[in-house]
Molecule: c-di-GMP-I-GGC riboswitch aptamer
Organism: uncultured Pseudomonadota bacterium
RNA sequence: CACGAGAAAGGCAAAACCGCUGAAAAGCGGUGACGCAAAUCCACCGGUCUAAGGGGCGCAGGCCCUACGAUAGCGGGGCUGCCGAAG
Numbered sequence: 001c002a003c004g005a006g007a008a009a010g011g012c013a014a015a016a017c018c019g020c021u022g023a024a025a026a027g028c029g030g031u032g033a034c035g036c037a038a039a040u041c042c043a044c045c046g047g048u049c050u051a052a053g054g055g056g057c058g059c060a061g062g063c064c065c066u067a068c069g070a071u072a073g074c075g076g077g078g079c080u081g082c083c084g085a086a087g
Base pairs, nucleotide, nucleotide: 003084004083011036012035016031017030018029019028020027021026034073041078042077044076045075046074047071048070049069053066054065055064056063057062
């Protein structure tokens, strides 16, 4: 620089349920562990989710488009970092 042990020391915490926030996606806290070697951090690129606001259609209920919202536990990329068997 890479790599990732039936290694050690530790770390994180899916679903579900409860509370709070939010229009929602979702986030935060608690319980809880499906998993994770960057499941630390960053929305830069692609994807996905949502559609408040904006736009379009409709007599109307409503429907469609749209991210400036969300996702880092979808992938890529960037920044930082613990441990040290084998190669």